[in-house]
Model confidence (mean pLDDT): 82 of 100. This is a predicted structure of a 74-nucleotide RNA (transfer RNA) from Asbonarchaeaceae archaeon (SeqCode). NCBI's taxonomy places the organism under Archaea, Nanobdellati, Candidatus Nanohalarchaeota, Asbonarchaeaceae (SeqCode). Its Rfam family is "tRNA". Rfam classes the family as a transfer RNA.

RNA sequence: GGGAGCGUAGCUCAGUCUGGGAGAGCGCGAGACUGAAGAUCUCGUUGUCGCCGGUUCAAAUCCGGCCGCUCCCA
Numbered sequence: 001g002g003g004a005g006c007g008u009a010g011c012u013c014a015g016u017c018u019g020g021g022a023g024a025g026c027g028c029g030a031g032a033c034u035g036a037a038g039a040u041c042u043c044g045u046u047g048u049c050g051c052c053g054g055u056u057c058a059a060a061u062c063c064g065g066c067c068g069c070u071c072c073c074a
Base pairs, nucleotide, nucleotide: 001073002072003071004070005069006068007067010026011025012024013023020057027045028044029043030042031041032040050066051065052064053063054062
């Protein structure tokens, strides 16, 4: 220098192909239960969806550019 994949909650990730409610598990907080814990159950908890721009009535999702990480080629 060329190519590919990835970037979404505190962590691990789904959702992107086929545009329309931002989610799961874990964690954390409170309560129930217990002599007290653990486990279990109930309720709650947090997001500029990497950044900027474009298309659209509407973008995590489509298009362009950029940034970061990983891998491959040279």